[in-house]
RNA sequence: GCGGGCGUAGUUCAGAGGAAAGAACAUCUGACUUCGGAUCAGGGGGUCGCAGGUUCGAUCCCUGCCGCCCGCG
Numbered sequence: 001g002c003g004g005g006c007g008u009a010g011u012u013c014a015g016a017g018g019a020a021a022g023a024a025c026a027u028c029u030g031a032c033u034u035c036g037g038a039u040c041a042g043g044g045g046g047u048c049g050c051a052g053g054u055u056c057g058a059u060c061c062c063u064g065c066c067g068c069c070c071g072c073g
Stems, first nucleotide, its partner, number of pairs: 001072007010025004018056001027043005049065005
């Protein structure tokens, strides 16, 4: 330099055009417990990498850029 994949919650990921974007784990609060752990109930947490474009409507499709990974030279 060329090609491909990925980027969504603190972490690992789902969601592939339409309602206020979800799960698990983590975290916080409560119950239980002598305390803790486990278990149960509930809560908080997201500019969906950035900028444009397409569309009535974009996390989702297209383009560029940035970052990470893999392959080729």
Record summary:
Transfer RNA from Gonapodya sp. JEL0774, 73 nucleotides, folded computationally. Model confidence (mean pLDDT): 82 of 100. Rfam family: tRNA. The family's RNA type in Rfam is transfer RNA. RNAcentral holds the sequence, with entries from ENA.